[in-house]
Molecule: small-subunit ribosomal RNA
Organism: uncultured organism
RNA sequence: CGAACGAGAAAGUCUUUUCGGAGAACGAGUAGAGUGGCGAACGGGUGAGUAACACGUGGAUAAUCUACCUUCGAGUUUGGGACAACCAUUCGAAAGGAUGGCUAAUACCGAAUGAAGUAUUGUUUUGAUAGGGAAUGAUAUGAAAGGCUGCUUUGGCAGUUGCUUGGAGAUGAGUCUGCGCAUCAUUAGCUAGCUGGUGGGGUAACGGCCUACCAGGGCGACGAUGGUUAGCUGGUCUGAGAGGAUGAUCAGUCACACUGGAACUGGAACACGGUCCAGACUCCUACGGGAGGCAGCAGUGAGGAAUUUUGCGCAAUGGGGGAAACCCUGACGCAGCAACGCCGCGUGAGUGAAGAAGGCCUUUGGGUCGUAAAGCUCUGUCAACAGGGAAGAAGUUAUCAUAUAUGAUAAGUAUAUGGUAUUGACGGUACCUGUGAAGGAAGCACCGGCUAACUCCGUGCCAGCAGCCGCGGUAACACGGGGGGUGCAAGCGUUAUUCGGAAUUAUUGGGCGUAAAGGGCGCGCAGGCGGGCAGGCCAGUCAGAUGUGAAAGCCCGGGGCUCAACCCCGGAAGAGCAUUUGAAACAGCCUGUCUUGAGUACGGGAGAGGAAAGCGGAAUUCCUGGUGUAGAGGUGAAAUUCGUAGAUAUCAGGAGGAACACCGAUGGCGAAGGCAGCUUUCUGGACCGAUACUGACGCUGAGGCGCGAAGGCGUGGGUAGCGAACAGGAUUAGAUACUCUGGUAGUCCACGCAGUAAACGAUGUUCACUAGGUGUGGCGUGUAUUAAAACAUGCCACGCCGGAGCUAACGCAUUAAGUGAACCGCCUGGGGAGUACGGUCGCAAGACUAAAACUCAAAGGAAUUGACGGGGGCCCGCACAAGCGGUGGAGCAUGUGGUUUAAUUCGACGCAACGCGAAGAACCUUACCUGGGUUUGACAUCCUGUGAAUUUUCCUUAAACGGGAAAGUGCCUUCGGGAGCACAGAGACAGGUGCUGCAUGGCUGUCGUCAGCUCGUGUCGUGAGAUGUUUGGUUAAGUCCAGCAACGAGCGCAACCCUUAUCGUUAGUUGCCAGCACGUAAAGGUGGGAACUCUAGCGAGACUGCCCGGGUUAACCGGGAGGAAGGCGGGGAUGACGUCAAGUCCUCAUGGCCCUUAUGCCCAGGGCUACACACGUGCUACAAUGGUAUGUACAGAGGGUAGCGACCCGGCGACGGGUAGCCAAUCCCCAAAGCAUAUCCCAGUCCGGAUUGGAGUCUGCAACUCGACUCCAUGAAGUUGGAAUCGCUAGUAAUCGCGGAUCAGCAUGCCGCGGUGAAUAUGUUCCCGGGCCUUGUACACACCGCCCGUCACACCAUGAGAGUUGACUAUACCCGACGUCGUUGGGCUAACUAAUUUAUUAGGGGCAGGCGCCUAAGGUA
Repeated sequence: CGAACGAGAAAGUCUUUUCGGAGAACGAGUAGAGUGGCGAACGGGUGAGUAACACGUGGAUAAUCUACCUUCGAGUUUGGGACAACCAUUCGAAAGGAUGGCUAAUACCGAAUGAAGUAUUGUUUUGAUAGGGAAUGAUAUGAAAGGCUGCUUUGGCAGUUGCUUGGAGAUGAGUCUGCGCAUCAUUAGCUAGCUGGUGGGGUAACGGCCUACCAGGGCGACGAUGGUUAGCUGGUCUGAGAGGAUGAUCAGUCACACUGGAACUGGAACACGGUCCAGACUCCUACGGGAGGCAGCAGUGAGGAAUUUUGCGCAAUGGGGGAAACCCUGACGCAGCAACGCCGCGUGAGUGAAGAAGGCCUUUGGGUCGUAAAGCUCUGUCAACAGGGAAGAAGUUAUCAUAUAUGAUAAGUAUAUGGUAUUGACGGUACCUGUGAAGGAAGCACCGGCUAACUCCGUGCCAGCAGCCGCGGUAACACGGGGGGUGCAAGCGUUAUUCGGAAUUAUUGGGCGUAAAGGGCGCGCAGGCGGGCAGGCCAGUCAGAUGUGAAAGCCCGGGGCUCAACCCCGGAAGAGCAUUUGAAACAGCCUGUCUUGAGUACGGGAGAGGAAAGCGGAAUUCCUGGUGUAGAGGUGAAAUUCGUAGAUAUCAGGAGGAACACCGAUGGCGAAGGCAGCUUUCUGGACCGAUACUGACGCUGAGGCGCGAAGGCGUGGGUAGCGAACAGGAUUAGAUACUCUGGUAGUCCACGCAGUAAACGAUGUUCACUAGGUGUGGCGUGUAUUAAAACAUGCCACGCCGGAGCUAACGCAUUAAGUGAACCGCCUGGGGAGUACGGUCGCAAGACUAAAACUCAAAGGAAUUGACGGGGGCCCGCACAAGCGGUGGAGCAUGUGGUUUAAUUCGACGCAACGCGAAGAACCUUACCUGGGUUUGACAUCCUGUGAAUUUUCCUUAAACGGGAAAGUGCCUUCGGGAGCACAGAGACAGGUGCUGCAUGGCUGUCGUCAGCUCGUGUCGUGAGAUGUUUGGUUAAGUCCAGCAACGAGCGCAACCCUUAUCGUUAGUUGCCAGCACGUAAAGGUGGGAACUCUAGCGAGACUGCCCGGGUUAACCGGGAGGAAGGCGGGGAUGACGUCAAGUCCUCAUGGCCCUUAUGCCCAGGGCUACACACGUGCUACAAUGGUAUGUACAGAGGGUAGCGACCCGGCGACGGGUAGCCAAUCCCCAAAGCAUAUCCCAGUCCGGAUUGGAGUCUGCAACUCGACUCCAUGAAGUUGGAAUCGCUAGUAAUCGCGGAUCAGCAUGCCGCGGUGAAUAUGUUCCCGGGCCUUGUACACACCGCCCGUCACACCAUGAGAGUUGACUAUACCCGACGUCGUUGGGCUAACUAAUUUAUUAGGGGCAGGCGCCUAAGGUA
């Protein structure tokens, strides 16, 4: 699909009724089902499998099929029997059946006709001679179905559509094939239908596709087999390209449809929404049985970081069925959801400086957000509302008209044209108009560098950030927030992934001496590459043509949506593949020829080249004998050891093994490893010379084969010396080492194994080319020579130097690491690791091959500057040495640590903190503690009010604080007031010895008064940098000289400054006194003097100036003269660039932070003065170079009026009472050691003075905590100091006293002053510090550096592991469903045929069984 076929409801409406029902017409020949036909193999989904003719591309099919479609022929005659639906009976819970009966067809089955078909077999012709095509014979075989419409005389005729058959076309499909298309060799051998043949079977078709037999083949290093991964392509992303990555959407193709297997139907399937079987899972069940397959569209669950609506419509496009209307279509067209992507648009435009308010910052002036806002003037996209409103629609059908074809000129049918009517899911959507309205519409990331964009606050290695480098530990442009800015924008960031940058796998386009990387060396199969000339061919190569290279995409030109994205049309391009026509230079192949590459023959000489045999001397050790006696040996020193049983030493003789002095040498030989006494035999290679011959015979070389030091292994020998292991002695904290005494394997020989080394020139082999100089070894030639030698020259080999060139540099450089060619090996960040696993080899040791997880942001090379070295050279310093005196022991003083305390304020910590800040803590100082007070404050500025200021005094009190009393009324004035001071009040503020010296300035210490540190220009180097500044001399010195790719310059050195030593000159008081005078007890006391001393100004002098010698005719050094002083005369001041985050916020200044009725301020008392202890720095001593007593001499430099204080008096004394002089060369403070005499006589003393008792003095409000001094008494330790350690080189050490600052008082400290006044230095080996040059470096916070391993604990990753478990795969066997095929028979059976005969039999065919082969799943090993 009723235009193939039979059958065929119901609700409802109507009539009738005994109210149960019955009937008729319509509904309706409708719904739904059935027979039959076509479709369902298309379209839609997914990518599991597949490494394959699956895909891509080009061919083949002469080895094939193709329903529906188009076209051209022929035909469509005549019969028959059934089966569904339906009816009846019946089983089952259901799904679903069973039996009997009726029936139609385009369903099924006969008969007729028939060849162009098919099969077999002839003939002719053609073709690219497989089973090809065409023509023509013979034989055999072999079809069908009707429906609808019109006319009709009912006989039929016509049209149309089916059906049957054949040819051709178109479309689609099957099969074969060349080439292309992942990875692992730690997968190297695979294969029995496996390769081929013959016969048979099977298919649409070739074929081991299947089967029987025969043969023994086939594939593989150009990667078979196996493992892992994966659908392929057009294309997509990226890239300049070459490439790399990828395979969503769209298109082509393949595969799959719960998993596995199988066939049926059909033109096509071994079939997504079909069948059968097995399995897993889910569901239903009456437990007997059944059902199912979203990788279709929606939707659900689960998983997950994550992925949409159970929408509308067949209006368009497309598909299926149908004659058509029409039906079906989650294909498709639309809508919905998601900023998931691409594109477009908006969130307003113009004007507007009082640069508003506000925020943020601020140097407090201002800056910025910022014309930004507000305000004023406009516009109207989007959104909202209202009105209008498409295109997408062409058709189909109906009807009318016209034309053509067919037909009978008709009707009808078909076709074409025109008119009318009809069809829109989206959707009242796009679009247009109107209304009002700046109204509703901006975020995200970032701001340390890369990388566009900066500040404040908070935080304080916390919280956090981070792509890489890296930020954060109190001033974070890096964290968090604010302000500001930058970028992009309806998005912006993050994450993941791909390509790029990355020349970082290098074809384009890299490397291998030292950064990763040349095989240990040779021979050589395959492979790669290969000399000159001539000819030929054309598979490489080059040129032309043809076919293909789907569409889409990319590109170009047009066009359509307002633009664009997007879409449409046209064009161009395209590697490759195939076919074809040519060219012949190059390459290849073939042929011929040549000699220069390579090789052979001949003549020479050189050599630790190799193998074997023999021989030799020196030495060590051992043995025997002699001489001889106490040690020898060994070491840094010793000991173990040997020796009186006779060693070592020495002489003679002997034994045995191993190695070969001198020659001997960047000399020789060899492929490398390697090779050394001499002789002989055998043997390999190279070199030189001159001729002849062969004729490219060559180079390299994956695999393969061979050689291959030392050490090692096996078997058997040998063993003198040496000597792993081992033993002992030493060393040492230890010493499984270095050293010593012994000593086994081994070292040696023969035969095997092993196969590695810094097997190195860290440099693969071969060939060619590219300046030289010089030497050595070998062989020649020439010149000239008696000869040797010499000179010139050729080839080979081995070295050094050096140019171009190369190299990151160092360096290499005709023996290349230069310039080219050929081939091989190897590399791709460090560690893990040359390790694990696997494999191969090995007796073993082990070798070869060779990863990953994980982890780091580096590892590495060469060179530079420093620093460092138990590296080197040169040099300096009280650095050592030589000396003198100390410290460390005692007592005390003082500082520090520690402890204690209410507090013992704080700082300083190796040198370079510790008698330091502190040049002076009883109060004060004072910063600390306790207690009492105070809050605009003890101090500064401003404002208001009051009062002169100020002085005296009372009460309370520890004082401060608090409460009173009295005296006193000033100065200027324009009469308002003002200045200064005091009090009260309010707030701005004061104040802080609170923190940070690691935020700072300034100042200081230290290396170090060491001789260094730099710059400009030039030159060299890619550069860091170098040179100068190094070198040879010399100096205290980078001082000077000479030389030099350097030439100059600066800061340092030196000098200039001060002081001291000599002299001159000027001046002459307060200093001086030679001469003159006066004068005293004495005295420059006085007159006077200006000589001397001295004072303090100006000068002189010393410069290697002179002489001798050395030296480079230098710088300079040594000696000498003269000189007060001699080589810087002595001393001081003076401190380069820098180092130590050195010290100081408690001198001062200062950023930030903190406190503000307190961390500020005032006051009293206490503390800084404590005391089991430890250390530093000092004083005094231990005595006779001394103590005590008496007498006596000589300084310098300072200080002095709230002062120094003579002198007198008192006191034993500290001191007190008077007092002269002095504001100072005038007066005062003012010497001691020494010297002289006496005494002490070596003792814990006539040493030493601590401690303690008593009594005093002075200062001061005040000496209790807590001052100094005096007197009397007391009389401790201590008899020269362990380890260790400090200072000093000449007016120094040592020793003696004096002064000053601070200060009321307090000095053993500090800063100065003078008196007396030594010893030693041969020198630079060593210790310490420093300077210059050089060298090594893995250091650069720079040796107080860096760094290795074990162990402990925790965690991560990986390997092994007795085993256990899962998945996949292979082999053997068992079992074996469905199904195809084969086979079988006492089953059943409408058509057709035949026979007998009127219902049976036989045949053909069909159905259902049995058996067999194959086989999925399953089982066992």